[in-house]
The RNA shown here (small-subunit ribosomal RNA) has 1506 nucleotides and comes from a metagenome. It matches the Rfam family "Bacterial small subunit ribosomal RNA".

RNA sequence: AGGGUUUGAUUCUGGCUCAGAGUGAACGCUGGCGGCGUGGAUUAGGCAUGCAAGUCGAGCGAAGGUGUAGCAAUACAUCUUAGCGGCAAAUGGGUGAUUAACACGUAGGUAACGUGCCUCUAGGAAGGGUAUAGUCUGGUGAAAGCCAGAGUAAUCCCCUGUAAUCCGUGGAGCUGAAAUGCUUUACGGUAAAGAUGGCCUCUAUUUAUAAGCUAUCGCCAAGAGAGCGGCCUGCGGCCUAUCAGGUAGUUGGUGAGGUAAUGGCCCACCAAGCCUAAGACGGGUAGCUGGUCUAAAAGAUGGUCAGCCACAUCGGAACUGAGAUACUGUCCGGACUCCUACGGGAGGCUGCAGUCGAGGAUCUUUCUCAAUGGACGAAAGUCUGAAGAUGCGACGCCGCGUGAGGGAUGAAGGCCUUCGGGUCGUAAACCUCUUUUGUGAGGGAGGAAUGUUGAAGGGUGAAUAAUCCUGCAACUUGACUGUACCUCAGGAAUAAGCCACGGCUAACUCCGUGCCAGCAGCCGCGGUAAUACGGAGGUGGCAAGCGUUACUCGGUUUGACUAGGUGUAAAGGGUCCGUAGGCGGCCUUGUAAGUGGAAGGUGAAAUCUUUUGGCUUAACCAAAAAACUGCCUUUCAAACUGCUUGGCUGGAGGUUGUGAGGGGAUAGUGGAACUGCUAGUGUAAAGGUGAAAUUUGUGGAUAUUAGCAGGAACGCCCGUGGAGAAGUCGGCUAUCUGGCACAAACCUGACGCUGAGGGACGAAAGCUAGGGGAGCAAACAGGAUUAGAUACCCUGGUAGUCCUAGCUGUAAACUAUGAGCACUAGAUGUCUGUCAUGUAUUUGAUGGGUGUCGUAGGUAACCUGUUAAGUGCUCCACCUGGGGACUACGGUCGCAAGACAAAAACUCAAAGAAAUUGACGGGGGCCCGCACAAGCAGUGGAACACGUGGUUUAAUUCGAUGCUACGCGAGGAACCUUACCAGGGUUUGACAUGCUGGAAGUAGUGGCCUGAAAGGGCUUCCGACUUGUAACCAAUCAAGAACCAGCACAGGUGCUGCAUGGUUGUCGUCAGCUCGUGCCGUGAGGUGUUUCCUUAAGUGGAAGAACGAGCGCAACCCUCGCUAUUUGUUGCUACCGGCUCUGUUUACAGAGACGCGCACUCUAAUAGGACUGCCCGCGUUAAGUGGGAGGAAGGUGGGGACGACGUCAAAUCCGCAUGGCCCUUAUGUCCUGGGCUACACACGUGUUACAAUGCCUACUACAAUGGGACGCCAAGCCGCGAGGCGGAGCAAAUCCUAAUAAAAGUAGGCCCAGUUCGGAUUGGAGGCUGCAACUCGUCUCCAUGAAGCUGGAAUUGCUAGUAAUGGCGUAUCAGCUACGACGCCGUGAAUACGUUCCCGGGCCUUGUACACACCGCCCGUCAAGCGCUGAAAGUGGGGGGCACCCGAAGCUCUGUUUUCAGGUCCACGGUGAAUUUCAUGAUUGGCGCUAAGUCGUAACAAGGUA
Repeated sequence: AGGGUUUGAUUCUGGCUCAGAGUGAACGCUGGCGGCGUGGAUUAGGCAUGCAAGUCGAGCGAAGGUGUAGCAAUACAUCUUAGCGGCAAAUGGGUGAUUAACACGUAGGUAACGUGCCUCUAGGAAGGGUAUAGUCUGGUGAAAGCCAGAGUAAUCCCCUGUAAUCCGUGGAGCUGAAAUGCUUUACGGUAAAGAUGGCCUCUAUUUAUAAGCUAUCGCCAAGAGAGCGGCCUGCGGCCUAUCAGGUAGUUGGUGAGGUAAUGGCCCACCAAGCCUAAGACGGGUAGCUGGUCUAAAAGAUGGUCAGCCACAUCGGAACUGAGAUACUGUCCGGACUCCUACGGGAGGCUGCAGUCGAGGAUCUUUCUCAAUGGACGAAAGUCUGAAGAUGCGACGCCGCGUGAGGGAUGAAGGCCUUCGGGUCGUAAACCUCUUUUGUGAGGGAGGAAUGUUGAAGGGUGAAUAAUCCUGCAACUUGACUGUACCUCAGGAAUAAGCCACGGCUAACUCCGUGCCAGCAGCCGCGGUAAUACGGAGGUGGCAAGCGUUACUCGGUUUGACUAGGUGUAAAGGGUCCGUAGGCGGCCUUGUAAGUGGAAGGUGAAAUCUUUUGGCUUAACCAAAAAACUGCCUUUCAAACUGCUUGGCUGGAGGUUGUGAGGGGAUAGUGGAACUGCUAGUGUAAAGGUGAAAUUUGUGGAUAUUAGCAGGAACGCCCGUGGAGAAGUCGGCUAUCUGGCACAAACCUGACGCUGAGGGACGAAAGCUAGGGGAGCAAACAGGAUUAGAUACCCUGGUAGUCCUAGCUGUAAACUAUGAGCACUAGAUGUCUGUCAUGUAUUUGAUGGGUGUCGUAGGUAACCUGUUAAGUGCUCCACCUGGGGACUACGGUCGCAAGACAAAAACUCAAAGAAAUUGACGGGGGCCCGCACAAGCAGUGGAACACGUGGUUUAAUUCGAUGCUACGCGAGGAACCUUACCAGGGUUUGACAUGCUGGAAGUAGUGGCCUGAAAGGGCUUCCGACUUGUAACCAAUCAAGAACCAGCACAGGUGCUGCAUGGUUGUCGUCAGCUCGUGCCGUGAGGUGUUUCCUUAAGUGGAAGAACGAGCGCAACCCUCGCUAUUUGUUGCUACCGGCUCUGUUUACAGAGACGCGCACUCUAAUAGGACUGCCCGCGUUAAGUGGGAGGAAGGUGGGGACGACGUCAAAUCCGCAUGGCCCUUAUGUCCUGGGCUACACACGUGUUACAAUGCCUACUACAAUGGGACGCCAAGCCGCGAGGCGGAGCAAAUCCUAAUAAAAGUAGGCCCAGUUCGGAUUGGAGGCUGCAACUCGUCUCCAUGAAGCUGGAAUUGCUAGUAAUGGCGUAUCAGCUACGACGCCGUGAAUACGUUCCCGGGCCUUGUACACACCGCCCGUCAAGCGCUGAAAGUGGGGGGCACCCGAAGCUCUGUUUUCAGGUCCACGGUGAAUUUCAUGAUUGGCGCUAAGUCGUAACAAGGUA
């Protein structure tokens, strides 16, 4: 000191949440010791048992016990005590229910008071008397107890006397603001108690005693003090206005009473006051404070300790007393508990322990008066659950320990692993050492001061007595406790856990699980590779504790005094006037309330802070200082504020003059338009819409002309122009009237600003009453639209809109911007004054209003910017996360509608503002594409083929599914393929590698049996390899290969394409996608890449805060088109030569092969050629573009290969590879058979057709690409044909395929028909391939001759050698389903005006509530579940008051006075009518939440009606 969380990202606003500290805590896991603290927070609920207040015999009488003496009575001594009496019991201790109050705190007052015990001063204490308890006797009762008689004492009680400085009454004087004070005086009134010890000096009597003396204690009346208390006052400290009026003893006075004392404290009478927005009264909550917790300010809190208050089972009351309205006293009444003989009695733990209950939760029925303190006592002493100790609880704070040093084979083991290793880890083991703590033994403080006795000195005293004081000596007092502490012994021995490890937040891996189980403070994890769940290993943190929960402060400037905001995030009141209040110009006089200085008092102690000191240290404790920021008193100052004195004119107002204006009110008046009515003209439609219809019209509409009537609104002028406080105000005229501006600077002299409450005004709609009603028009009706259409559109139409009088009081009442004053650059419009200039209309200056742009500054940004959202001051209003909620309840207002004011439960982690980048739009602009249009040919209808879906099946293997699956993987399923199904086998395996072992007539081969085969079994005529032993000899020995057995492992077309590689499709051959540096912006980002021109192109040029660059485009590559060079066989063959053949021969012509040759064609290599290079126009002198020339080719010459950043979790684990998971006598593998070929149906892609631009027959022409040895196959022969026989040639520019390429052409036929079209289907007969043709091949011939006559909605391809059309070849392949795919050549068109529209795409811009990005987002009803809350006939409980009834005890009064009776006040109780609050309530309203419900589609884009 901050962090996380709204977004694709950003800045801001704003809430939620975390890290810190704390606690009288509780819970979970764990737990060695000690010290010091602390411990019923809930039921102020109920309590068994014991104890917590007694003491004094030196106040009194008496009784009893013991001892001594005595025979005994008795006497003496001593002890105990019930009673009378005195003091105490009002303290101490507990608790916090009540209480919002002089209860508390603080500062004062008492001229309005009291005071036992204590201290001091000066006095007194004389003389008498009769009762009563105890006791005894008797009675009664269960008991508690009570009653009667007899009789007794006192420091009990009473009387008399004396007495003042006391009390009462009156007079005088003094102080003072004030006399009830003080002094003085006169009259009257009022007191007492003795006890104990000692002594005999005095007195009296008997050597001794007391009535005497003396000492001590006590008593009475005064005065003073100390301490304590009563009462009064100022100030201070909770929430609520959804509590606004309260109060009759109420406020005051007079008099009397009462009290210690003031006072309505009480009473009588009189007056009508008193309190209140500075919050009375009411309601809720609460003991207050010193302090405690928290950086400060401030907030929260009030346990322990300390001060005060209140209470004592609930309520009331007094008595006693110095003191109580009395915790362990009394009386009465309730509730409760207990005893009882049922008549009546007893009790009060919120004292200490303890118990029950309720609760998450809080201790021993301990010891001692040794210390400290208290009561009583002369004292010893007694009592003391106060207190001191002890026990229990990790409840807190503090301290200590659980060992220290060495020790690497880095052991074993665990975990991980890339299999190499890493880590736990010097950790352990092991070696050396130490002994705190614990255990055992021994020693051993301090807390003790007193007290008693003795002697000494001193005081009083007559006294060596007694008593008091001082020091001395002896003896004596410890609960804790043999405690703290010290020493010894022995031994590492007796002692570590808890939480966390995704980010915040320090700390990571494996396994399990699979949106399950679970976690979670917030964000969020988990759907098969989870660092987030559970476990393990490791790591981090703290440590005898650690976590969790709850609460408080903090962080949070998130209530802002310090220290916030309000244009758009929450937030300016609709506007003005004005009350209280707040604030207020210049000079001056005084004052001293505020303010500042100084001094004094107080601010209890403890606590906190500082410095010391004491416990071994610390916690803890002690001492001193400081502090307690406060209050009060006195005094000084006089600047500022206040008050006050006298002035001033600048603020404000007035006066005079001038000016603009839809400012307001009332009355009158005008024209246009509209509708209706009357009349005329006139005829069939009009009207309305996207298109229609409802509607009007032949009974005459609409249209048009004239007239009349009515109501409402005022065109043009009209303008970001004017006026007004705002709402608002618009024809013209008149009357009445408000405000404003300017000029002059004459008057007043601060008269001002703001403004809680309050008042007035206040659009539209609405309401009441009465008018009015043309047009428009909610509701309503009809017509359309639509799936529906309670809407949008149309035709009608009533309230209403208008007027008068009232009410309502709200709007996006908005500039979303309160009012006022001052200051802070400008520029430029406009309205309206004044002055100057100037004269034909200008310029300048200066005011007031109203706009635009803009500097500084401000702002999160947008924006604002002298009309501030800048800089300051004053006052008011308002805000504090979203929803619930502009809501409920209660209240006020209103005729109602409703308005004002305004919560909570519950729920979410966001809601929101501005800006950014994308995407999208039934937004805009520009541009492109066979995208449309213009054309040609098709598909969709038929039959067949192929693929797919569906269905079927034992199986119909699997994949591909909009474009981008469907003649796709498959470029060829009869077996094989084959992955599927049925059945039969097999298990180290069909295949690979390694290891171990074995085996000789062995492996193998042949034969036989079984079987569908695979496989299994039997048999043995044969019969094994390489190298070595081995210079000769091995099937046999050794090693290897092969074989067998076993172990590792193989194998998987099993799953996951959403774990992947690789490859591919698509947008798209679209022109885009980015980077570096710089600059701009708080930032995300922008700029560059935008703009203009241009291009097929981000192609190029120009401008430009950009300058450059990369991937794409283009080019480089291949091919076709032209030329040249080279090459010349198997290609070509012009010229030439001879040969052969044909044409009757020659001549001549033709053909063939050969030779010569390489000119031509061709082959296949290398070059050239095209670059807007040239010319003209346009264009910016550019890029380029239109046209032209030349050229084989012209503006990219045609075609191909080539596919940017990325998108679709696109496709593929069944091509291959591969992580993980799964199977392992099976999901592997082998075999036979079947299936992938099924068939009601649907779709896609094709083929053949429907015919005459055709079909059939015959004849005649012209190709190219390819392929060929398990091959292509010639000639010839056979067959109608498929084909067969045959075998030449050819590993190919040579031979074969191959033929006559077909379409085309020529000739003939057909004559518009289901045909000489079409060929499906079916029958028969054959051929070929192959182990095999049934499921399930293809071909041929003969016969058969189906549908089909150009195809609905819809839809596809193609822009030139293209479409269309014709044939040919190849791969796969034994054969073939090929009509498919890939190639080749032949013939060879039509059309494009153009970019409005459909589809797709690119760039710029705009809006957005979208970002999974429009296949987006999202609203409301209904239905379901859960939760919360309001209303409700009522029901139940509580509170306070009012009226009335009853009325205990008690005080008091009256009568009688033995006692009783009565009255006033009054607790409890009862009745009644209201009031308030809580709970509950059939039913009912609303809200919120909840993966996949229903209906629509309201909002976000022009959201499809802004």